[in-house]
The prediction has a mean pLDDT of 81. This is a predicted complex of two RNAs, RNase P RNA and transfer RNA, with 427 nucleotides together.
RNA sequence: GGAGUUGGCUGGACAAUCGCACCUGCACAAGGUGAGGAAAGUCCGGGCUUCAAUGGGCAGAGUGCCAGGUAACGCCUGGGCGGCGUGAGCCGACGGCCAGUGCAGCAGAGAGUAGACCGCCGAUGGCUCCUUCGGGAGUACAGGUAAGGGUGAAAGGGUGCGGUAAGAGCGCACCGCGCGAGUGGCAACAUUUCGCGGCAUGGUAAACCCCACUCGAAGCAAGACCAAAUAGGGAUGCUACAGGUGUGGCCCGCACUGCAUCCGGGUAGGUCGCUUGAGGAGUCUGGUGACAGGCUUCCCAGAUGAAUGAUUGUCCUCGACAGAACCCGGCUUACAGGCCAACUCCACUU
RNA sequence: GGCGGCGUAGCUCAGGUGGCCAGAGCACGCGGUUCAUACCCGCGGAGUCGGGGGUUCGAAGCCCUCCGCCGCCACCA
Numbered sequence: 001g002g003a004g005u006u007g008g009c010u011g012g013a014c015a016a017u018c019g020c021a022c023c024u025g026c027a028c029a030a031g032g033u034g035a036g037g038a039a040a041g042u043c044c045g046g047g048c049u050u051c052a053a054u055g056g057g058c059a060g061a062g063u064g065c066c067a068g069g070u071a072a073c074g075c076c077u078g079g080g081c082g083g084c085g086u087g088a089g090c091c092g093a094c095g096g097c098c099a100g101u102g103c104a105g106c107a108g109a110g111a112g113u114a115g116a117c118c119g120c121c122g123a124u125g126g127c128u129c130c131u132u133c134g135g136g137a138g139u140a141c142a143g144g145u146a147a148g149g150g151u152g153a154a155a156g157g158g159u160g161c162g163g164u165a166a167g168a169g170c171g172c173a174c175c176g177c178g179c180g181a182g183u184g185g186c187a188a189c190a191u192u193u194c195g196c197g198g199c200a201u202g203g204u205a206a207a208c209c210c211c212a213c214u215c216g217a218a219g220c221a222a223g224a225c226c227a228a229a230u231a232g233g234g235a236u237g238c239u240a241c242a243g244g245u246g247u248g249g250c251c252c253g254c255a256c257u258g259c260a261u262c263c264g265g266g267u268a269g270g271u272c273g274c275u276u277g278a279g280g281a282g283u284c285u286g287g288u289g290a291c292a293g294g295c296u297u298c299c300c301a302g303a304u305g306a307a308u309g310a311u312u313g314u315c316c317u318c319g320a321c322a323g324a325a326c327c328c329g330g331c332u333u334a335c336a337g338g339c340c341a342a343c344u345c346c347a348c349u350u
Numbered sequence: 351g352g353c354g355g356c357g358u359a360g361c362u363c364a365g366g367u368g369g370c371c372a373g374a375g376c377a378c379g380c381g382g383u384u385c386a387u388a389c390c391c392g393c394g395g396a397g398u399c400g401g402g403g404g405u406u407c408g409a410a411g412c413c414c415u416c417c418g419c420c421g422c423c424a425c426c427a
Stems, first nucleotide, its partner, number of pairs: 001346010012315007020034005036321001040332002043330005048219004055252004060215005065079005080094001081092004095210002100208002102204002117149002119145003124142002126139005157175006176199001177197005182191003223272004233263006243257004265426003279298008316319001351423007360376004369407001378394005400416005
């Protein structure tokens, strides 16, 4: 100098004037505050609220290497294993198919305690011929064979030597695999240690399922209160207490004894919930880290037709994606440009 | 704001347990029939299965993610 990896920050600045929403305030004075890293998607988790006190079981749903963090999680951190990269690093729904069941079209001989289509063989039996009667030669009918070919996504360890009629873990060596013991580690797991097994256990669980763990349901239009108005009208269904209803699919339990759905009628006003919170900033301590604890300090939108804007001036690198609606922790997705730190590879110079 | 559902040819819809399979009707094009048109008969074209990624030998259907469209909700008696 070039190429890259990881983590983090920023998201036009300043000033003046006029507005808007909320708060303090007797006040129309004055002052304070006023969008985001994603406010988004609503994909997870929690707080909060109601459902009788949410109780028990079945069903159902979710998660899935190990350990930790957390209010909790499907998130995060560290580690293991597998894959990718020269490397810094990155990615992984990563339990179980020797509990059971299912699935695999077409092709192919055979698709799962496999299979003889081509090929190979002629040991054994058959048949034909020869014979010195011991046997020999041929054939490929029965048969043997999973080395080779071919089909397929997938064909039941690999290489070599021996062996054989030809072959084959049939035997052996090495590699691989499995099991047990030991050792290291909290564990996942690792193992250059020892022993055993010729190899048994093909794939698929984002197929049913099994195992382990977790989960009650709904959502601020939840819910609580005040006020106003109207026809507690009509239809249908379930029932008559072993019933019905009480927000979830079923059963039990508990509570209450008309409840559900539809049509029709009335009101579309106010208050609370509504923002001080697992909160922000700084610093110290513990921890590899996620994070936890202590101290100091700050108050930082809260609307309900719903505010957060406009104009002017100066400057620059000329400004992306986009805007709260109960709150918070994550994930995912969108995003012009700029900045910082650590690290890697290549080339060159000293 | 919250909750639920849907997306397959130009339009309306099928598609069982993942394969044999991407189909039907209408519409469109060509041919036949007719003097001509319609009806009718025959043939044919037309699809990123909303987009992307994953699982699987194989995905319209299973899983994840993004996009678009539609529907529902308050209080009182």